[in-house]
RNA sequence: UACUCGUUCCAAGGCGGGGCGCAAUUCCCCGACCGGCGGUGUUAGGCAAAGCCUUAAGCCCGCAACUCCUGUCAAAUAACUGACAAGACAGGACUGACGCAGUGAGAUCCUGCGGCCGACGGUAAAGUCCGGAUGAAAGGAGUAUUUA
Numbered sequence: 001u002a003c004u005c006g007u008u009c010c011a012a013g014g015c016g017g018g019g020c021g022c023a024a025u026u027c028c029c030c031g032a033c034c035g036g037c038g039g040u041g042u043u044a045g046g047c048a049a050a051g052c053c054u055u056a057a058g059c060c061c062g063c064a065a066c067u068c069c070u071g072u073c074a075a076a077u078a079a080c081u082g083a084c085a086a087g088a089c090a091g092g093a094c095u096g097a098c099g100c101a102g103u104g105a106g107a108u109c110c111u112g113c114g115g116c117c118g119a120c121g122g123u124a125a126a127g128u129c130c131g132g133a134u135g136a137a138a139g140g141a142g143u144a145u146u147u148a
Base pairs, nucleotide, nucleotide: 001148002147006143007142008141009140010139015031016030017029018028019027032128033127034118035117036063037062038061039060044054045053046052047051058116059115067093068092069091070090071089072088073087098114099113100112101111102110120131121130122129
């Protein structure tokens, strides 16, 4: 340094004003705000340099979460069978949104301008409120271990 297998910790942000109304941070009007993880890389920074390190996309590629489906397992009931609800595990499905101009060898990433998108349940219809969630997880960091 790479690999094997454990373990610990971390792992999401955001609304005001007005209108109608019994009721809206949900509708309508006006104006705001937010952007998980890995990759890519014409950004930025560091080192004397080759080069290396750090850093750089909500809408490019992929992943997770959410939602749905299938299968298996299983607590409780005196027992058996069946059903319902909730749960664990495995597999699968689904999974939003960008253009133009500039520079350049090269940009949907830089610069400028203008756009667009946002799970499920609750509730007067929600990206921003409340809830599942003090959860799970992509992954990140540390630590121990196996082998080379």
FMN riboswitch aptamer (RFN element), 148 nucleotides, folded computationally. Its mean pLDDT, the model's own confidence on a scale to 100, is 77.